Transfer RNA from Roseburia inulinivorans, 72 nucleotides, folded computationally. Model confidence (mean pLDDT): 81 of 100. NCBI's taxonomy places the organism under Bacteria, Bacillota, Clostridia, Lachnospiraceae, Roseburia. It matches the Rfam family "tRNA". Its family is annotated with triplet codon-amino acid adaptor activity in the Gene Ontology.
RNA sequence: AGGGCAUUCGCCAAGCGGUAAGGCACAGGAUUUUGAUUCCUGCAUUCAUUGGUUCGAAUCCAAUAUGCCCUG
Numbered sequence: 001a002g003g004g005c006a007u008u009c010g011c012c013a014a015g016c017g018g019u020a021a022g023g024c025a026c027a028g029g030a031u032u033u034u035g036a037u038u039c040c041u042g043c044a045u046u047c048a049u050u051g052g053u054u055c056g057a058a059u060c061c062a063a064u065a066u067g068c069c070c071u072g
Stems, first nucleotide, its partner, number of pairs: 001071007010024003018055001026042005048064005
């Protein structure tokens, strides 16, 4: 210098055009003499960033950033 892959909640991780599942953690509550366990509820509307396409984008396109890999 050229090319490929990844980036989604505090962490892990689904999602493949029609407003984001789940687990752990966290917060509130029930149960319990207390704690643990168990149960209920809540927790991303800025999906790495910025633009574009579309009635509609985490998803498609472009550029950029970070990490890893390949070629020279």